[in-house]
């Protein structure tokens, strides 16, 4: 962490019973299709947004966002004594932190400690959203760890 669970058919192996050259059943693995449960996306009426310039599309999934500082890079604007300076914004790396998230082993909740604060998709397109449609149901990783108070429930003992 939404990531459980149930039910078929196929095909591989192993064995079992029988009315035995077949049949009927069971175990385990693969692969698919359905259901249940949980998740997430789309989508009315109402509600909401609606100006201008200059740069910049926009949007989901997840806590994972926002800042300051420094490096590199280019875009855009005004100036140059053409060396180059100044605003200004992206974008990419490093670093300090931070909305906000885990974990301490029945649950809640404070101290306290210990961590995470990322990735990815959509593809010019979606606000919110009854009906209704779609999809996902996984993968990574830690440890002999598990501290302390206070309340509440279970269970076992006497």
């Nucleotide at each position: 962490g939404a990531g459980u669970u149930c039910g078929g058919a196929c095909c591989g192996c192993c064995g079992u019973g029988c009315c035995c050259c077949g049949c009927a059943g069971g175990g385990c693995g693969g692969c698919c299709c359905g259901g249940a449960g949980c998740c997430g996306g789309g989508g009315a009426c109402c509600c909401a947004c609606u100006u201008c310039c200059c740069c910049c599309g926009g949007g989901g999934c997840g806590a994972a966002u926002c800042g300051g500082c420094g490096g590199c890079g280019g875009a855009c604007g005004g100036c140059u004594c053409c060396g180059g300076c100044c605003g200004c914004g992206c974008g990419u790396c490093g670093u300090c932190g931070u909305a906000g998230g885990g974990c301490g082993a029945u649950c809640u909740u404070c101290c306290c400690g210990c961590c995470c604060g990322a990735g990815c998709c959509c593809g010019u397109c979606a606000g919110c959203u009854c009906a209704c449609c779609c999809g996902g149901u996984a993968g990574a990783c830690g440890g002999u760890c598990a501290g302390g108070g206070a309340g509440a429930g279970a269970g076992g003992g006497a």

The RNA shown here (c-di-AMP riboswitch aptamer (ydaO/yuaA leader)) has 158 nucleotides and comes from an Actinomycetota bacterium. The organism belongs to Actinomycetota, within Bacteria. It was read from a public genome assembly, where an Rfam model found it.